[in-house]
Context: one part of a larger RNA
RNA sequence: UGACGGGGGCCCGCACAAGCGGUGGAGCAUGUGGUUUAAUUCGAAGCAACGCGCAGAACCUUACCUGGGCUUGAACUGUGAUAGAUUUGAUCAGAGAUGGUCUUUUUCACUUCGGUGAACUGUUACAGAGGUGCUGCAUGGCUGUCGUCAGCUCGUGUCGUGAGAUGUUGGGUUAAGUCCCGCAACGAGCGCAACCCCUGUCCUUAGUUGCCAUUUCCACUUCGGUGGAAGGAACUCUAGGGAGACUGUCCGGGUAACCGGGAGGAAGGCGGGGAUGACGUCAAGUCCUCAUGGCCCUUAUGUCCAGGGCUACACACGUGCUACAAUGGGCGGUACAGAGCGUCGCGAAACCGUGAGGUGGAGCUAAUCGCAGAAAGCCGUUCUCAGUUCGGAUCGCAGUCUGCAACUCGACUGCGUGAAGUUGGAAUCGCUAGUAAUCGCGGAUCAGCACGCCGCGGUGAAUACGUUCCCGGGCCUUGUACA
Numbered sequence: 001u002g003a004c005g006g007g008g009g010c011c012c013g014c015a016c017a018a019g020c021g022g023u024g025g026a027g028c029a030u031g032u033g034g035u036u037u038a039a040u041u042c043g044a045a046g047c048a049a050c051g052c053g054c055a056g057a058a059c060c061u062u063a064c065c066u067g068g069g070c071u072u073g074a075a076c077u078g079u080g081a082u083a084g085a086u087u088u089g090a091u092c093a094g095a096g097a098u099g100g101u102c103u104u105u106u107u108c109a110c111u112u113c114g115g116u117g118a119a120c121u122g123u124u125a126c127a128g129a130g131g132u133g134c135u136g137c138a139u140g141g142c143u144g145u146c147g148u149c150a151g152c153u154c155g156u157g158u159c160g161u162g163a164g165a166u167g168u169u170g171g172g173u174u175a176a177g178u179c180c181c182g183c184a185a186c187g188a189g190c191g192c193a194a195c196c197c198c199u200g201u202c203c204u205u206a207g208u209u210g211c212c213a214u215u216u217c218c219a220c221u222u223c224g225g226u227g228g229a230a231g232g233a234a235c236u237c238u239a240g241g242g243a244g245a246c247u248g249u250c251c252g253g254g255u256a257a258c259c260g261g262g263a264g265g266a267a268g269g270c271g272g273g274g275a276u277g278a279c280g281u282c283a284a285g286u287c288c289u290c291a292u293g294g295c296c297c298u299u300a301u302g303u304c305c306a307g308g309g310c311u312a313c314a315c316a317c318g319u320g321c322u323a324c325a326a327u328g329g330g331c332g333g334u335a336c337a338g339a340g341c342g343u344c345g346c347g348a349a350a351c352c353g354u355g356a357g358g359u360g361g362a363g364c365u366a367a368u369c370g371c372a373g374a375a376a377g378c379c380g381u382u383c384u385c386a387g388u389u390c391g392g393a394u395c396g397c398a399g400u401c402u403g404c405a406a407c408u409c410g411a412c413u414g415c416g417u418g419a420a421g422u423u424g425g426a427a428u429c430g431c432u433a434g435u436a437a438u439c440g441c442g443g444a445u446c447a448g449c450a451c452g453c454c455g456c457g458g459u460g461a462a463u464a465c466g467u468u469c470c471c472g473g474g475c476c477u478u479g480u481a482c483a
Base pairs, nucleotide, nucleotide: 001483002482003480004479005478007477008476009475010474011473012472013471015467016466019431020430021429022428023427026322027321028320029319030318031317032316033315034313035312042053043052064308065307066306067305068304069303070302077127078126079125080124081123082122083121084120089102090101091100092099093098107118108117109116110115130297131296133295134294135293139291140290141286142285143284144282146280151190152189153188154187155186156185157166158165159164170181171180172179196274197273198272199271201243202242203241204240205239206238207237211232212231215230216229217228218227219226220225246268249262250261251260252259253258324424328383329382330381331380332379333378334377340371341370342369345364346363350359351358352357390421395416396415397414398413399412400411401410437459438458439457440456441455442454443453
């Protein structure tokens, strides 16, 4: 100087407390351990591995296993020799890779018509290729974490023999090393804040595909209106520009910084959200994104192919979904979003089917057309507390769709079947407001496949006395046989 303390002081954080909803019990989905297996590819390991890499394993992917092939190789660069342009189609064997046979076609430039050169293909020789093989404890790059915590340092000066100290400590204050005051310090840098984006109010510009207050016309009409056309630029909206919030103002406290309260205002003291992650820590993670040193393989640890496996199942754990019902289930009617996506696509009307879906093909390169019915909600009706009209696992049968192909191993539909489950031990998680809870919608990946992920809106709470305690962190101080 640090680190540590079941030392002290001050302060903060959904850290506790106060509340609301869960997990832990059930079934299923998914990941992991273990076991099994020819293989169940590999990595990730407290927080910070375990719906993680995987934004989508039937083949492919695929790295694993079994078997069948190849050896300058599936892809790449160059050199020598040699043969031929390239190419098209058919057929046989085979699981295919691949091999055989037949057929078709014969590049460009120069030319002394002998050939030469260029490009391409095959064969052969070589230099080299290739490796998701090892080492993340040789590395780059990227990432997680402490932590959006308020810290981490430097120059000069001063003090100290020196390590070092000072500044950065102290008194206040703040979300903040934020600011004020003081001070042997005076300044500065990386962080904080601001500048950036979205959102909340207003003004302005613009008006199609969006809008329709006022006005007119046409058609239909159940006389309520509906559809269309003119027309309009008010309103909504879209997307450019600007205004607006600064403790500016008033009162009180305070030397000040600032704090408490009020007015005005759409918004008030950081308005809400995002992006943004200092010096460093964990030899943290990744050699299987990529790049790369070293080592290793080279008729194989490379490469092609078929099939299988990654989907196994006594069990254990994590993360989720669905429930256990009446604030509910069923049936009928009816209302209101936002954000997205679409031409290898979205696919309307109409018709067929109980349905998944099929036929169909309008319109749309999209503020125009489509996906698209939002759901919870509201109105009416039924069920009456039961393992039930709760719950839907499992299984049987029949189908639909995608795709060469759904056996291993897809999703969905109909009929039947109707399991566990009556609120969950010890323990444990999230959340402070448009949040939790709850409800549906969209997107990426994608032929198909979502209870996961990333977004979007609808409905919309309770509680916070307080900081004694648990956890993590910041500053000062103290002890230490630790570095």